[in-house]
């Protein structure tokens, strides 16, 4: 440096304006945001000129949360009782699902990543009105990043 193992620590942004209406940060116009790894023709930066390091992609490959599933439990509700549905809790983690969304032109030996453009997308529940952006589960959880401490080599 690398690997392993244990503890801790961090890990998400955004309705501003104006219009309808009895009401809308939910509609309808304009506006604003964009987790985490990878890849990497930009972008710095160091150099023995070999190369190395850092940053760079919401819509390319992947992951995370959630919802749906699954399986388990409840002197739970419906039920005459089972089965079944529902309601709570608790647990699987991708198999099968929702898990979204990009073109066009230019450059060039290559570009879905570089420059221009013009578009698209955004769990679940609430809510006087339909929600990325309010409110809520969440003082949760987690992709992950990182430090200390010990162990092999």
């Nucleotide at each position: 440096c690398u690997c392993c193992g244990u503890u801790c620590u961090c890990a998400g942004g955004g309705c501003g304006g104006g219009g309808u209406g009895a009401a809308a940060c939910u509609c309808c116009c304009c506006a604003c945001c964009g987790g985490c790894g990878g890849u990497a023709a930009g972008g710095g930066g160091c150099c023995u000129c070999g190369g190395c390091c850092c940053c760079a992609a919401g819509c390319c490959c992947g992951c995370g949360a959630g919802c749906g599933c699954c399986u388990c439990g409840g002197c739970g509700g419906c039920c005459u009782u089972c089965c079944g549905c529902c309601c709570c809790g608790a647990g699987g983690g991708u198999c099968a699902g929702c898990a979204g969304a990009u073109c066009u032109g230019g450059u060039g030996c290559a570009a879905c990543u570089c420059c221009a453009g013009a578009g698209c997308c955004g769990a679940c529940g609430g809510u006087c009105a339909u929600a990325g952006u309010c409110c809520g589960g969440a003082u949760g959880a987690a992709a992950g990043a990182g430090a200390a401490c010990g162990g092999c080599a």

The RNA shown here (FMN riboswitch aptamer (RFN element)) has 153 nucleotides and comes from Thalassovita taeanensis. Its mean pLDDT, the model's own confidence on a scale to 100, is 78. The sequence is in RNAcentral, with records from Rfam and Ribocentre. Its Rfam family is "FMN riboswitch aptamer (RFN element)". Rfam's curators write: The RFN element is a highly conserved domain that is found frequently in the 5'-untranslated regions of prokaryotic mRNAs that encode for flavin mononucleotide (FMN) biosynthesis and transport proteins. For this family Rfam cites "Regulation of riboflavin biosynthesis and transport genes in bacteria by transcriptional and translational attenuation" (Vitreschak et al., Nucleic Acids Res, 2002).